[in-house]
Parts: sequence; C1' cells; structure tokens
RNA sequence: GUAGAGGUGCGUUUUUCAAGAGUAUCCGGGUGAAUAUCAUAAGGGAUAGAUGCAGCCCGCAAAAAGGGGAAAACGCCGAAGAAGGGAAAUGCCUUAUCUUUCCGCUUCUGGUUGUACAGUCAAUAGCUGUAUGACUGUCAUUGGAAAUCCAAUGGAGCGCUAC
Repeated sequence: GUAGAGGUGCGUUUUUCAAGAGUAUCCGGGUGAAUAUCAUAAGGGAUAGAUGCAGCCCGCAAAAAGGGGAAAACGCCGAAGAAGGGAAAUGCCUUAUCUUUCCGCUUCUGGUUGUACAGUCAAUAGCUGUAUGACUGUCAUUGGAAAUCCAAUGGAGCGCUAC
C1' cells in the first nucleotide's frame, strides 16, 4: 500500500412516533399609560405605537426548529464520537459577544452495556466526563491441554489478520 475481521458495531438520509406544547404566535376583550420589534450591549437606521406600546389577566385558534426513539435504505469498520482552539459564512448596519452552518488542526476514546455522581438539555430522553462492574474482538506473556481449546495477567485502533 491492497484486501479484510469485531457486533445490541458506526454514520448519513428518508419515513414515522413521542416530546417540544396548549408553549411561541395570530385574533378578540380587559387592565395599563409609553414604549416596543429587528440575537445581546453601545452607537446608527428602519418599522409599529395616544385610532393606546411594553407588561399583566381572560377567551379563541394554534405551530416549528434544534435534541430523542423506532424502521428502512445507503455509505462504512477511526467506522465515529467528545473536548479545546482556529478560519469562513450567517443576523438591518458598525464594534464586541453570541447563535446557527461549514472546513482544517490538536488531544482523548478498541467496541457494546449496567450502576452512581457531575455537566449539557424543555426533558426522568439522549450525549459527554469521572468512578466502578459485566460482556466482547484482538495481540503479547505465562500456565494447563494437545483441539482451531481453556484460564490468568497485561497492552491499545498509531491496534489486529492475510498478501
């Protein structure tokens, strides 16, 4: 370099389900009395507002996204994930921050899974981290066997098998 293996294996997309949520929001009414909206702060701009803003209460109608479960298809076996930092784009404009999208870099993790705690989250879901178990693939060493098997200990995917 090429081809492969692990198994409740990984990712993406689509469909569907729950949740989000009787929430945001629309409309109507009441109260209220000057602000409100365009992500946040400052400055600017635009728009709505005394024909009554914001806030609060009542009624009516009523979502979506991100996140999650399941199934199928497709692509795969550092599959991929997480953390950190950076580049670009995004939002009415500028500066700073933030959101979302996207692309490299560094570090960590062999895979699945139970429990506890912490973080994230709308969430008791999921994910991540730490601790402690179970299962499993693989290699090395040692022992038992002689079977292609079993046990113990140790290692890490920068691994393992074949060429």
Overview:
The RNA shown here (Lysine riboswitch aptamer) has 163 nucleotides and comes from uncultured Anaerotignum sp. The prediction has a mean pLDDT of 79. The organism belongs to Anaerotignum, within Bacteria.